FMN riboswitch aptamer (RFN element) from a mouse gut metagenome, 134 nucleotides, folded computationally.
Of the family's consensus pairs, 100% are formed in the model.
Rfam family: FMN riboswitch aptamer (RFN element). Rfam links the family to the GO term FMN binding. Rfam describes the family as follows. The RFN element is a highly conserved domain that is found frequently in the 5'-untranslated regions of prokaryotic mRNAs that encode for flavin mononucleotide (FMN) biosynthesis and transport proteins.

RNA sequence: UUCUUCGGGGCAGGGUGCGAUUCCCUACCGGCGGUGAAACCCUUUGUAGGGAAAAGGGAAAGUCCGCGACCCGCUUUGGCGGCUGAUCCGGUGAGAUUCCGGAACCGACAGUGACAGUCUGGAUGAGAGAAGAA
Repeated sequence: UUCUUCGGGGCAGGGUGCGAUUCCCUACCGGCGGUGAAACCCUUUGUAGGGAAAAGGGAAAGUCCGCGACCCGCUUUGGCGGCUGAUCCGGUGAGAUUCCGGAACCGACAGUGACAGUCUGGAUGAGAGAAGAA
């Protein structure tokens, strides 16, 4: 560089109402990369075998950093630019907005008999990227 494959989850129960998975109570869900002490898992060294220890690697954040999707503008239709939600307290520690405990908060557009993170639709799409092959 080219090709192939993969690449998003969730209203159970109840209330009001003629009508709501849209309102109310409660429930449930968390894309991709980075960062991430100890413990944990794997490999190697080690040993008669094991353990300890050391080195290397892995996994690990919805709210941190960055990105994608959606939306808006431009376009030579390849892309470019813009926009882009939400976390505190306590504990441990040398170190944690990442672990443990507690309490919070957030979630595109269009549709709908009634307001949607969870239903339906654009979408058998696109995509951050991941794995593999040449």